[in-house]
This is a predicted structure of a 529-nucleotide part of an RNA (large-subunit ribosomal RNA, domain I) from a Planctomycetota bacterium. The RNAcentral record of the full RNA draws on ENA. The organism belongs to Planctomycetota, within Bacteria. The prediction has a mean pLDDT of 80. It matches the Rfam family "Bacterial large subunit ribosomal RNA".

Context: one part of a larger RNA
RNA sequence: GGCGCAUGGGGGAUGUCUUGGCAUCAAGAGGCUUUGAAGGGCGUGGAAGACUGCGAAAAGCCCGGGUGAGUUGUCAAACGAGCGUUGACCCCGGGAUUCCUGAACUGACAUAUGCUGAAUACAUAGGCAUAUGUGGCUGACGCGGUGAACUGAAACAUCUAAGUAACCGCUGGAAAAGAAAGAAAAAUCGAUUCCGUCAGUAGCGGCGAGCGAAAGCGGAACAGCCCAAACCGCGGAGGUUUCCUCUGCGGGGUUGUAGGGCCUUUCAUACGGGAGUUACAAAGCAAUCGGUUAGCAGAACGAUCUGGAAAGGUCGACCACAGAGGGUGACAGUCCCGUACGCGAAAACUGAAUUGCCUCCCGAAAGGUACCUGAGUAGGUCCGGUCACGUGGAACCCGGACUGAAUCUGCGGGGACCAUCCCGUAAGGCUAAACACUCUUGAAUGACCGAUAGUGAACUCAGUAGGGUGACUGAAAGAUGGGAAGAACCCCUUCUAGGGGAGGACACUGAACCUGAAACCAUGUGCCU
Numbered sequence: 001g002g003c004g005c006a007u008g009g010g011g012g013a014u015g016u017c018u019u020g021g022c023a024u025c026a027a028g029a030g031g032c033u034u035u036g037a038a039g040g041g042c043g044u045g046g047a048a049g050a051c052u053g054c055g056a057a058a059a060g061c062c063c064g065g066g067u068g069a070g071u072u073g074u075c076a077a078a079c080g081a082g083c084g085u086u087g088a089c090c091c092c093g094g095g096a097u098u099c100c101u102g103a104a105c106u107g108a109c110a111u112a113u114g115c116u117g118a119a120u121a122c123a124u125a126g127g128c129a130u131a132u133g134u135g136g137c138u139g140a141c142g143c144g145g146u147g148a149a150c151u152g153a154a155a156c157a158u159c160u161a162a163g164u165a166a167c168c169g170c171u172g173g174a175a176a177a178g179a180a181a182g183a184a185a186a187a188u189c190g191a192u193u194c195c196g197u198c199a200g201u202a203g204c205g206g207c208g209a210g211c212g213a214a215a216g217c218g219g220a221a222c223a224g225c226c227c228a229a230a231c232c233g234c235g236g237a238g239g240u241u242u243c244c245u246c247u248g249c250g251g252g253g254u255u256g257u258a259g260g261g262c263c264u265u266u267c268a269u270a271c272g273g274g275a276g277u278u279a280c281a282a283a284g285c286a287a288u289c290g291g292u293u294a295g296c297a298g299a300a301c302g303a304u305c306u307g308g309a310a311a312g313g314u315c316g317a318c319c320a321c322a323g324a325g326g327g328u329g330a331c332a333g334u335c336c337c338g339u340a341c342g343c344g345a346a347a348a349c350u351g352a353a354u355u356g357c358c359u360c361c362c363g364a365a366a367g368g369u370a371c372c373u374g375a376g377u378a379g380g381u382c383c384g385g386u387c388a389c390g391u392g393g394a395a396c397c398c399g400g401a402c403u404g405a406a407u408c409u410g411c412g413g414g415g416a417c418c419a420u421c422c423c424g425u426a427a428g429g430c431u432a433a434a435c436a437c438u439c440u441u442g443a444a445u446g447a448c449c450g451a452u453a454g455u456g457a458a459c460u461c462a463g464u465a466g467g468g469u470g471a472c473u474g475a476a477a478g479a480u481g482g483g484a485a486g487a488a489c490c491c492c493u494u495c496u497a498g499g500g501g502a503g504g505a506c507a508c509u510g511a512a513c514c515u516g517a518a519a520c521c522a523u524g525u526g527c528c529u
Stems, first nucleotide, its partner, number of pairs: 001528009015514001016479002020449002022446003027441002029438002031137002039101003042055003046079001049075003061095006070083003108134009141172001142170005152159001156206001182189002193220005203211002224430003227374001231251009256408001258373003261369007272362005284357005289351005295343002301316005317334002319323001325337003379403007389415001410425005466473002486513001489501004
């Protein structure tokens, strides 16, 4: 020096664990805000810092309810000073306070009214005041407006990505859509939405890459209505001698087997019937019942052995509408918290629950008449867009420009167009449920993770430390032990690190603390050179 073995150091892998995450299901809630929000700053304790709470009335004040012996939040123990069976602390409901900021407001804008008031006479612009409203924040979902590129096509231009991302506007707890000018096909169905299927089909497509339905069928959930007009009445304005036009209100009326109006004829009536707060008209009030926001109650086990400790072993019992789960010095149905079953509210909130008050509505047939049934609309031409459909034979739907009907013997559609036939009734409006999402609350679950994983963040101070002028970026870091019992006292020492005794179930559990791998470094020893 090499190779082994043993014992250590070093390091923090592995194992075990979980305070934290992730996902799903179902229930609640789905907003907060000028009565000042979200977010910040600064304060606030006997006591320095941080977190939490709170706001100069400042870890709190008042009232009501619950509970019942301790208590003055956490890191974080002690001290000080207190409070409490005359009910504290704590939990729930209501109230008071709530600094400085921040939409941040002594503002701006909109609407209405009033007063003023230029150039410029009347006026107008402008100004001022009052009242009402808006504004800002917020996770996704929704509707609308604007709208890419990378990419794919193995290049690239039509195409794709994609009407996606992004930006903007506006809502709601859902939004949107919605009661056929529908879908179909010789038979019919009967608003919308969503799911499954139809179907990767029919189709579209430099017929490339790719894009990609619908009807029907099976389900979820179901709910239908109101205006405009004709006609009648009342009021107002204008023209006008009668009358006409316009307009406001009330009645009437609302559809496709057409319906309604008006006229004529016939029959009928209520001491009844129906409906209602989510549309269909709109205010509610009271009572009852249910739910939410504190809680209450809740069965049944001992001995012995090992051990530091029994829940383990052995023996013998018991409860169970409760053998879900968690904790307790090792693995507990019967030790503790709970679980099953059951009970409970002064106060606040809530229900599309019930009842009452209340509110609203209630004719039909036959014949005649041809008065009404949504106009710069439908349709057309050109140009675009959306439809699964790229201009294609391209319907249907939407928009721009230019045009431009009919009036129920009407009009639109059935994928160019025409005929026949069938279906519907545009150019006004409202509408719950089924369907989407989760900043958030409580509950449950997991062939989800287990500290290089799972959120970036399990930790005293994580969106922290740190980086960047800034927009922004962004970590590492869990585990002594059953209990601090955290090693009194003695000894060595440079009086420091460290070590040896002692103590204590175990200290190789000693705070750089569970387990403690490897690299790497030593010491001892064996063999070889």